[in-house]
The prediction has a mean pLDDT of 84. The RNA shown here (c-di-GMP-I-GGC riboswitch aptamer) has 75 nucleotides and comes from an uncultured Desulfobacteraceae bacterium. It matches the Rfam family "c-di-GMP-I-GGC riboswitch aptamer". Its Rfam clan is "c-di-GMP_I riboswitch clan".
RNA sequence: ACUGACAAAGCCAAACCACGAGCAAUCGUGGGACGGAAAGCUACGGGUCCCCAAGGGACAGCCGAGUUGCCAGAG
Numbered sequence: 001a002c003u004g005a006c007a008a009a010g011c012c013a014a015a016c017c018a019c020g021a022g023c024a025a026u027c028g029u030g031g032g033a034c035g036g037a038a039a040g041c042u043a044c045g046g047g048u049c050c051c052c053a054a055g056g057g058a059c060a061g062c063c064g065a066g067u068u069g070c071c072a073g074a075g
Base pairs, nucleotide, nucleotide: 002073003072004071011036012035016031017030018029019028020027021026034061040067041066042065044064045063046062047059048058049057050056051055
């Protein structure tokens, strides 16, 4: 650096519900699992969404890219 099963130890947590923050998109905590081999992180490019629409904001579980990491296998 590549690959990801018939392995092991684990990890994350959609929808929905409760409480809270926010004009909102959405986010936090708890419950809950649809799923995920980076569903770890980054708003850099594209895209979508929100707004008090000059402009500002949100989404990394939309696509790409960057970067970090566990195990195993082949080289």